[in-house]
RNA sequence: UGGACCCGUCCGAGGAGAAUCCGGCCCCGCGCCGGUGCCGAAGGAGCAACCGCCCCGGUAAACUCUCAGGCCCAAGGACCGGACGGCGACA
Numbered sequence: 001u002g003g004a005c006c007c008g009u010c011c012g013a014g015g016a017g018a019a020u021c022c023g024g025c026c027c028c029g030c031g032c033c034g035g036u037g038c039c040g041a042a043g044g045a046g047c048a049a050c051c052g053c054c055c056c057g058g059u060a061a062a063c064u065c066u067c068a069g070g071c072c073c074a075a076g077g078a079c080c081g082g083a084c085g086g087c088g089a090c091a
Base pairs, nucleotide, nucleotide: 001091002090006086007085008084009083010082011081012080014079019036021035022034023033024032025031037071038070039069043067044065045064046063050058051057052056
């Protein structure tokens, strides 16, 4: 000096699924409470191979669960891309 991986902030006509369900209350607000059905891509939880190698423990995901969240639009949204910044393996 360059700079992988990872992280943060901002940006984007990017970005899926599933109820404009039923009942009640009410200050009538896209409010609150209860019920039924459903969805997976915030978050959370679980594990196969494998590792330590006895019990047992550690460990991934877009898989599984559906606690949380969500089910017209909007918003949110894993992820993807861009800008900037941090870290700094390595050269």
RNAcentral holds the sequence, with entries from Rfam and Ribocentre. A computed fold for a 91-nucleotide RNA from Vannielia litorea, annotated as Glycine riboswitch aptamer. Taxonomically the source falls in Vannielia (Bacteria, Pseudomonadati, Pseudomonadota, Rhodobacterales). Its Rfam family is "Glycine riboswitch aptamer". Rfam links the family to the GO term glycine biosynthetic process. The coordinates come from a structure-prediction model, not an experiment, and the mean pLDDT is 79.